Overview
Predicted 3D model of a 102-nucleotide RNA (Purine riboswitch aptamer) from Priestia megaterium. RNAcentral records the identical sequence in 2 taxa. Lineage of the source: Bacteria > Bacillota > Bacilli > Bacillaceae > Priestia. Model confidence (mean pLDDT): 79 of 100. It matches the Rfam family "Purine riboswitch aptamer". Rfam 15.1 lists 4,097 matches to the family in 1,411 species. Rfam describes the family as follows. Riboswitches are metabolite binding domains within certain messenger RNAs that serve as precision sensors for their corresponding targets. Allosteric rearrangement of mRNA structure is mediated by ligand binding, and this results in modulation of gene expression. A class of riboswitches that selectively recognises guanine and becomes saturated at concentrations as low as 5 nM. In Bacillus subtilis, this mRNA motif is located on at least five separate transcriptional units that together encode 17 genes that are mostly involved in purine transport and purine nucleotide biosynthesis. It has also been shown that some members of this family are specific for adenine instead. Its Rfam clan is "Purine riboswitches".
RNA sequence: UAUAAAUGUUUCGUAUACCUUCAUAUAUCCUCGAUAAUAUGGUUCGAGAGUCUCUACCGGGUCACCUUAAACGAUCUGACUAUGAAGGCAGAACAGUCUAUU
Repeated sequence: UAUAAAUGUUUCGUAUACCUUCAUAUAUCCUCGAUAAUAUGGUUCGAGAGUCUCUACCGGGUCACCUUAAACGAUCUGACUAUGAAGGCAGAACAGUCUAUU
C1' cells in the first nucleotide's frame, strides 16, 4: 500500500410498504322483475337486501331432477375485499480501530 474478516460511530435508506398465517364481516348467501334454452338444455340482464364495512357476490367438479314443460336442486372445491393480530422481510456508503494475508 492492497485485499478480506470483525467491531463500533456517523450519514442515508427502509416498514402506514411487501409476504405468510389467523381472527372478524358474509353464509362468495337470500329476495324480486325481465329474459334464453330444453335431456347435446337448465342461460343472460337488472334491482333490492345482507356487513359497526369499501369491494365482491363468481369459477370449476360431481350427483340428481325435469320426458319437452317451465321451473331448477343437492354437494364438494377455489377466492377477492375491508379491518385487526402474530410472524417473516434490507441494507448501503464514508472514515476510524483491530486481526489475517500480501